[in-house]
Molecule: transfer RNA
Organism: Candidatus Saccharimonadia bacterium
């Protein structure tokens, strides 16, 4: 140069066209001689960027970024 797989919360990842989720994390409380286990609450998002197609987009097209991995 091509061909191909990733890009969603602070992290690891789901979600394949119709309210954006979980786990860990992180505050706050309970519990207890303390802390750590453990319960319960709150916390959480420019869906990598742009157009575009739809009544409607993370989800489908198209073009850039950025990583992986393969070809020459």
């Nucleotide at each position: 140069u091509c061909c191909u797989c990733a890009g969603u919360a602070g992290c690891u990842c789901a979600g394949u066209g119709g309210u954006a989720g979980a786990g860990c994390g992180a505050u706050c409380g309970g519990c207890u001689g303390u802390u750590a286990a453990c319960c319960g609450a709150u916390u959480g998002g420019u869906c990598a960027c742009a157009g575009g197609u739809u009544c409607a987009a993370a989800u489908c097209c198209u073009g850039u970024c950025u990583g992986g991995g393969g070809a020459g």